[in-house]
This is a predicted structure of a 73-nucleotide RNA (transfer RNA) from Coemansia erecta.
The coordinates come from a structure-prediction model, not an experiment, and the mean pLDDT is 83.

């Protein structure tokens, strides 16, 4: 060089075009314990990789650029 996948929370990750973007772990705060751990309720955390088109609306469709990965020369 060329085909093809991925990119979402601090990590792993659900969301095939529709009005507050989803869980687990983790982290905080309550409860509960003589004090922990478990358990149990609750928050805090997201420019949806950047950047433009399409559309009344875009995480989701399109190009283009970036980071990664497999293959092929």
């Nucleotide at each position: 060089g060329g085909a093809c996948g991925u990119u979402u929370a601090g990590u792993u990750u659900a969301g095939u075009g529709g009005u507050u973007a989803u869980a687990a772990c983790g982290u905080c705060c309550g409860c509960u314990u003589u004090a922990a751990a478990c358990g149990c309720g609750g928050a805090a955390g997201g420019u949806c990789g950047c950047g433009a088109g399409u559309u009344c609306g875009a995480u989701c469709c399109u190009c283009g650029c970036a980071a990664u990965g497999u293959c092929c020369u």
Taxonomically the source falls in Coemansia (Eukaryota, Fungi, Kickxellales, Kickxellaceae).
It matches the Rfam family "tRNA". The family's RNA type in Rfam is transfer RNA.